This is a predicted structure of a 75-nucleotide RNA (transfer RNA) from an uncultured Flavobacteriales bacterium. Rfam family: tRNA. It was read from a public genome assembly. Its mean pLDDT, the model's own confidence on a scale to 100, is 82.

[in-house]
RNA sequence: GUCCCCUUCAUCUAGUGGUUAGGAUAUUACCCUUUCACGGUAAAAACAGGGGUUCAAUUCUCCUAGGGGAUACCA
Numbered sequence: 001g002u003c004c005c006c007u008u009c010a011u012c013u014a015g016u017g018g019u020u021a022g023g024a025u026a027u028u029a030c031c032c033u034u035u036c037a038c039g040g041u042a043a044a045a046a047c048a049g050g051g052g053u054u055c056a057a058u059u060c061u062c063c064u065a066g067g068g069g070a071u072a073c074c075a
Stems, first nucleotide, its partner, number of pairs: 001071007010025004018055001027043005048064005
């Protein structure tokens, strides 16, 4: 240099052209408890950035960025 794969809440992850983007752990609040832990209820929290296609894109596609892998050339 070329080619391939990945990027979603704090973390791990599910998911698909039409969802209020789901779950677990963690966090916060309340309940329970003499207190803590456990347990219960609730809340906040995410589609890497930009363009294209489409009535509609997190999903398809192109570029960029970051990460990973394979391979060639020169020295």